Source information
A computed fold for a 71-nucleotide RNA from a Bacilli bacterium, annotated as transfer RNA. The organism belongs to Bacilli, within Bacteria. The prediction has a mean pLDDT of 83. Rfam family: tRNA.
């Protein structure tokens, strides 16, 4: 230098264009002599720009990171 891929909660991960979820983690309560461990409540998210569209995570384009392939 071409070509491909990924990016979504603090962390892994789903969401066939129609209210962005789930585990785990924080946090707060039951329980418990006290603690983990179990139950409940609860809090937080689409990498940045721009276009289509009534409506974008999803569809187009660019950029930013990271990855893998050819040469």
């Nucleotide at each position: 230098a071409g070509g491909g891929g990924c990016a979504u909660a603090g962390u892994u991960a789903a969401a066939u264009g129609g209210u962005a979820u789930a585990a785990u983690a924080a946090u707060g309560g039951u329980c418990u002599c006290c603690a983990a461990a179990a139950c409940c409540a609860c809090u937080g998210u689409u990498g940045a720009g721009a276009g289509u569209u009534c409506g974008a995570u999803u569809c187009u384009u660019u950029c930013u990171g990271c990855c893998c392939c050819u040469g």